Overview: Predicted 3D model of a 72-nucleotide RNA (transfer RNA) from Candidatus Vesicomyidisocius calyptogenae. The RNAcentral record of the sequence draws on Rfam. It matches the Rfam family "tRNA". Rfam describes the family as follows. Transfer RNA (tRNA) molecules are approximately 80 nucleotides in length. Its mean pLDDT, the model's own confidence on a scale to 100, is 81.
RNA sequence: GUCGCCUUCGUCUAUCGGUUAGGACACAAGGUUUUCAUCCUUGUAAGAGGAGUUCGAUUCUCCUAGGCGAUG
Numbered sequence: 001g002u003c004g005c006c007u008u009c010g011u012c013u014a015u016c017g018g019u020u021a022g023g024a025c026a027c028a029a030g031g032u033u034u035u036c037a038u039c040c041u042u043g044u045a046a047g048a049g050g051a052g053u054u055c056g057a058u059u060c061u062c063c064u065a066g067g068c069g070a071u072g
Base pairs, nucleotide, nucleotide: 001071002070003069004068005067006066007065010025011024012023013022018055027043028042029041030040031039048064049063050062051061052060
């Protein structure tokens, strides 16, 4: 240089173009407990940036950025 893959809550991860973007851990509050821990309930929190296609985009296309891999 060329080609391919990936980027989603604090972390990991799911999600055939249409439901309030779901789950686990973590965190916060409450309950239980003499206290802590455990357990139960509830809550906060996310689509790398931009453009396009579409009635509608996390999903499809392009560009940019970052990471990984292959090849020269």